[in-house]
Context: one part of a larger RNA
RNA sequence: GGAUGAACGCUGGCGGUAUGUUUAACACAUGCAAGUCGAACGAGGGAUUUUUUGAAAAAAUGCGUAAGUAUUUUGGAGGAGAAUUCGGCAGUGGCGGACGGGUGCGUAACGCGUAAGAAUCUACCUUUUGGUGGGGGACAACAUUGGGAAACCGUUGCUAAUACCCCAUAAUACUGAGAAGUUAAAGGUGAAUAACCACCAAAUGAGGAGCUUGCGUCUGAUUAGCUAGUUGGUGGGGUAAAAGCUUACCAAGGCCACGAUCAGUAGCUGGUCUGAGAGGAUGAUCAGCCACACUGGGACUGAGACACGGCCCAGACUCCUACGGGAGGCAGCAGUGAAGAAUUUUUCGCAAUGGGCGAAAGCCUGACGAAGCAAUACCGCGUGGAGGAAGACGGCCCGUGGGUCUUAAACUCCUUUUCUCAGAGAAGAAGAUCUGACGGUAUCUGAGGAAUAAGCACCGGCUAACUCCGUGCCAGCAGCCGCGGUAAUACGGGGGGUGCAAGCGUUAUCC
Numbered sequence: 001g002g003a004u005g006a007a008c009g010c011u012g013g014c015g016g017u018a019u020g021u022u023u024a025a026c027a028c029a030u031g032c033a034a035g036u037c038g039a040a041c042g043a044g045g046g047a048u049u050u051u052u053u054g055a056a057a058a059a060a061u062g063c064g065u066a067a068g069u070a071u072u073u074u075g076g077a078g079g080a081g082a083a084u085u086c087g088g089c090a091g092u093g094g095c096g097g098a099c100g101g102g103u104g105c106g107u108a109a110c111g112c113g114u115a116a117g118a119a120u121c122u123a124c125c126u127u128u129u130g131g132u133g134g135g136g137g138a139c140a141a142c143a144u145u146g147g148g149a150a151a152c153c154g155u156u157g158c159u160a161a162u163a164c165c166c167c168a169u170a171a172u173a174c175u176g177a178g179a180a181g182u183u184a185a186a187g188g189u190g191a192a193u194a195a196c197c198a199c200c201a202a203a204u205g206a207g208g209a210g211c212u213u214g215c216g217u218c219u220g221a222u223u224a225g226c227u228a229g230u231u232g233g234u235g236g237g238g239u240a241a242a243a244g245c246u247u248a249c250c251a252a253g254g255c256c257a258c259g260a261u262c263a264g265u266a267g268c269u270g271g272u273c274u275g276a277g278a279g280g281a282u283g284a285u286c287a288g289c290c291a292c293a294c295u296g297g298g299a300c301u302g303a304g305a306c307a308c309g310g311c312c313c314a315g316a317c318u319c320c321u322a323c324g325g326g327a328g329g330c331a332g333c334a335g336u337g338a339a340g341a342a343u344u345u346u347u348c349g350c351a352a353u354g355g356g357c358g359a360a361a362g363c364c365u366g367a368c369g370a371a372g373c374a375a376u377a378c379c380g381c382g383u384g385g386a387g388g389a390a391g392a393c394g395g396c397c398c399g400u401g402g403g404u405c406u407u408a409a410a411c412u413c414c415u416u417u418u419c420u421c422a423g424a425g426a427a428g429a430a431g432a433u434c435u436g437a438c439g440g441u442a443u444c445u446g447a448g449g450a451a452u453a454a455g456c457a458c459c460g461g462c463u464a465a466c467u468c469c470g471u472g473c474c475a476g477c478a479g480c481c482g483c484g485g486u487a488a489u490a491c492g493g494g495g496g497g498u499g500c501a502a503g504c505g506u507u508a509u510c511c
Stems, first nucleotide, its partner, number of pairs: 001511004006507005013381006019374002021339001026337003030334003035095003040092002045086009057074007102292003111217007120209003125205001127203005133167004142157002145154003173182003187197003218264003225255003230252008267289004271282004294315005317328004345371001347370003353367001354365004384414004394405004419448006428438001455500005460481003466495005476483002
């Protein structure tokens, strides 16, 4: 000199764009952050239409003196069936909750980077071939009761399906040396045998994932030996897949001063900062990979997890309890406490982009898009311009003549970036119509008035900038050298000056 996710002190007008718990992977109140499909399914509810049954009430007629009774007509309560339609809680079922979002604990490792490889899997999507026949029994919901404070758990009975099972069909798939054997399916919308969407088997591509290897990847020898599934083989097992991955037996190997093992530290990279470069330092934001989800362990489901907002067990902690037992997991977005020098709103919207589900309409989306807060950083703009000497008043200095602040001000003319008020008012919308959170925002026009806007540090040398007063080795300064003990350009204040400027200084760290 440059740099920073900075902090502190003094000061502070505006806009744009970024960034914002670097510390306690400390504990968390509250709300939200993953749902969706009624065109898979049953039950239940509301509304409408329609079919059927048809109460009360009224009228007419017959009979009767009358009370009344019989018939007919009108009437239409209520019930039952069917169809259509609506929306929502719960349930069965499907797809998605393995993405997206967070954090950096662990990890010195095929974890990452790079370059190769073979023994693999892949839901949705693309392309292609072929198929979708027949039957069955359940279980939720619901009803029924029982237990429990609750969480929830049972008993009995009924029921649907794209849920489950059986039979048939069977190759290019799988097994096998071969002979041969094995393995599927589901329907829905629709007036429909149109059509569309689904379903099954096999192949194909794309994207994704797992695995192996060469090379590279911090410090310590005041860590020198390490290793028993250890190194290799055979048989068995196991995986989607190669492999001591695992097991039995056999052999005795394997690594190491080219640093094994042990210990410490650390997520890695693209990048970032610096530097002429070589290099050094670093790994916030953004992007790729990895690891983790209260701590430790485990599997289940699934194409995919050993699963942040799933399950089980153990532990610590917090909460509820009728003391028998239960509930929870912000390293999601906000927010709270704590710690700390220190880091924001319990905001708006799904309008855009993207994601999940759905035939679609649409629903969900703290991803995202926006606004809010903070001079935290970078960039831009402004705080007026021109004229103006009686060189005013006042301050400071003085050799008392004057000098300086000083064209600075006053004053005159001008301008209106900004500011205030008023009017107009977007693009962003793809997609003919409709749809904008931001937002009456940006922007434009008009009016008003110099109006609303300057500080901070320094002035002994390094280092740009000098004098007066006070103090008297005191009070104090200081990055280094060093200042201060009565004339201090070095302390404190005044005047003046220098530098930078909405900032300026200090501190910390890196080059």